[in-house]
Molecule: transfer RNA
Organism: Sandaracinaceae bacterium
């Protein structure tokens, strides 16, 4: 330094340009239990920034950020 590929709740992960952004797990509350655990009900949690395109973006385009990877330079 060139391409390529990834970035979504606390983790882990779905999600064809029109979803209230889903789910497991964990947190928090309730029920259940003589406690606890298991179970069972319900709650809060997330789209890296920034700009573009579009009626409408997570989802296309550029750029920036980090983080993988393949080639290349330089010693």
């Nucleotide at each position: 330094g060139a391409c390529c590929c990834c970035a979504u709740c606390g983790u882990c992960u779905a999600g064809u340009g029109g979803u209230u952004a889903g789910g497991a797990c964990g947190u928090c509350g309730g029920c259940c239990u003589c406690u606890c655990a298991c179970g069972c009900c319900g709650a809060a949690a997330a789209c890296a920034g920034g700009g573009g395109u579009u009626c409408a973006a997570g989802u296309c385009c550029c750029c920036u950020u980090g983080g993988g990877g393949u080639c290349g330079c330089c010693a």